[in-house]
Record summary:
Predicted 3D model of a 185-nucleotide RNA (Lysine riboswitch aptamer) from Peribacillus huizhouensis. Taxonomically the source falls in Peribacillus (Bacteria, Bacillati, Bacillota, Bacillaceae). The coordinates come from a structure-prediction model, not an experiment, and the mean pLDDT is 76.

RNA sequence: UUGUGAGGUAGAGGCGCGAUAUUUAUUAGUGCUUAGUGGAGUCCGAGAAGACGAAGAAGCUAAGCAGAAGGAAAUAUCGCCGAAGUAUAUAAUGAGUUCUCGCCAUUAUGUGCUGGGUCUGUAAUGAAUAAUUACAGGACUGUCUUAAUAAGUUUCCCAACUUAUUAAGAUGUGCUAUCUCUCAG
Numbered sequence: 001u002u003g004u005g006a007g008g009u010a011g012a013g014g015c016g017c018g019a020u021a022u023u024u025a026u027u028a029g030u031g032c033u034u035a036g037u038g039g040a041g042u043c044c045g046a047g048a049a050g051a052c053g054a055a056g057a058a059g060c061u062a063a064g065c066a067g068a069a070g071g072a073a074a075u076a077u078c079g080c081c082g083a084a085g086u087a088u089a090u091a092a093u094g095a096g097u098u099c100u101c102g103c104c105a106u107u108a109u110g111u112g113c114u115g116g117g118u119c120u121g122u123a124a125u126g127a128a129u130a131a132u133u134a135c136a137g138g139a140c141u142g143u144c145u146u147a148a149u150a151a152g153u154u155u156c157c158c159a160a161c162u163u164a165u166u167a168a169g170a171u172g173u174g175c176u177a178u179c180u181c182u183c184a185g
Base pairs, nucleotide, nucleotide: 001185002184003183005181006180007179008178009177010176011175014081016080017079018078019077020076021075022074023073024072030066031065032064033063034062035061036060037059041052042051043050044102045101046100047099048098049097084114085113086112087111088110089109090108091107092106093105094104096103115141116140118138119137120136121135122134123133124132125131142171143170144169145168146167147166148165149164150163151162152161153160154159
């Protein structure tokens, strides 16, 4: 001085990711009361128990009262660039009349997949034409590699390096910069 490997630090991509708060708009479901209808079951599913029910259960219709999640848009703040999402396994907690198991929700850990947002199609969840997730496809975009062309720098030239454009390929445990150690020329 140029590189290999290992570890650390700081960064970049862009409608970038996530969380919280406020405001606005939209809207299902649920609970209670009354009336009608209905005619034996109902309380998330199964088992056991308990409660209610012919003094009329479930369901349906109408009216009234209460309350209203989740998602969306805008603004602001915070944390960040496996940000985050998702699948699966384990554990803990919670709610639904009680217990057991399951279902559902939240959190933590492990493993796997996805570079990023967007559009289209299919499926699932859902009240939904909202939104989310999964799969497939399209164009765009970031990074790296290879090739070609152009300009510039060093240089007598060759050659090397940098930038830009085009094409192809790959993708985050990646990429850029930098520090320490190690090994090699």